[in-house]
RNA sequence: UAGGGCACAUCGCCGAGUCCGCGUGAAUCGACAAAAGUUCGCGCGGAACGGGGGACCCAAUUGUUGGGGCGAAUCCACUUCGGACGGGGAAUCCUUGACCCCGAGCCCGUCAGCUAACCUCGUAGGCGUUCCAAGGGUUCUA
Numbered sequence: 001u002a003g004g005g006c007a008c009a010u011c012g013c014c015g016a017g018u019c020c021g022c023g024u025g026a027a028u029c030g031a032c033a034a035a036a037g038u039u040c041g042c043g044c045g046g047a048a049c050g051g052g053g054g055a056c057c058c059a060a061u062u063g064u065u066g067g068g069g070c071g072a073a074u075c076c077a078c079u080u081c082g083g084a085c086g087g088g089g090a091a092u093c094c095u096u097g098a099c100c101c102c103g104a105g106c107c108c109g110u111c112a113g114c115u116a117a118c119c120u121c122g123u124a125g126g127c128g129u130u131c132c133a134a135g136g137g138u139u140c141u142a
Base pairs, nucleotide, nucleotide: 011128012127013126014125018047019046020045021044022043023042024041025040026039027038028037048123049122050121051120052119053118058113066111067108068107069106070105074084075083076082085103086102087101088100089099092137093136094135095134096133097132098130
């Protein structure tokens, strides 16, 4: 100097997976004390976001070769190393172009089309990518 690995902090990414209040326990702080504050865990509640079930009408005519849900994660071909289509890629938002990456997994349990009222569930998990370019907005500053 270059490359790789690990840890911490900050800043970010995929995703609905965030915020607030009350109570309580612990830690920290505090003058070796107390109170308040801060952080974390647990319980309760609210807001917001996301999902499922569920009428008339409409749609459907299926049914063990079961059927269905979350999710971008699906279809066709083939033994080639593909095609179509879908999804993601940081510094305010949208569109377009190039480039890079992904197209998994899990669940219900014989049952569910749409669906107002209504009922009900979740607020996880996993990561470090192009700090690319052009155009059009918003906001701030001079």